[in-house]
């Protein structure tokens, strides 16, 4: 010199639940009902200690995944969004 992943900036697309009741001027606050794709907590498999045991093997206890679960929280207009495209500049193996 160039320079992938990564992270970061823009755009672009993005799903689900309530036209709900009261009370207040819009916004908000209560109460009921529901949603999962902001964030968070659980789990499996294996893997690592450990203890039994002649052995194949058990049994503790530790780590540890999601679009699965759970709805804390956060939505149920708008916003906002997990996630995917494209893009531009940096630091870099």
């Nucleotide at each position: 010199c160039g320079g992938a992943u990564u992270g970061u900036c823009u755009c672009u697309g993005g799903a689900g639940a309530g036209u709900g009741g009261c009370c207040g001027u819009a916004c908000g606050g209560c109460c009921c009902a529901c949603c999962g794709a902001c964030g968070g907590g659980g789990c499996a498999g294996g893997g690592g200690c450990c203890g039994a045991g002649u052995a194949u093997u058990c049994g503790g206890u530790u780590u540890c995944a999601a679009a699965c679960u759970c709805u804390c929280a956060g939505g149920u207009u708008u916003a906002g969004g997990a996630c995917a495209g494209a893009g531009g500049g940096g630091c870099g193996g």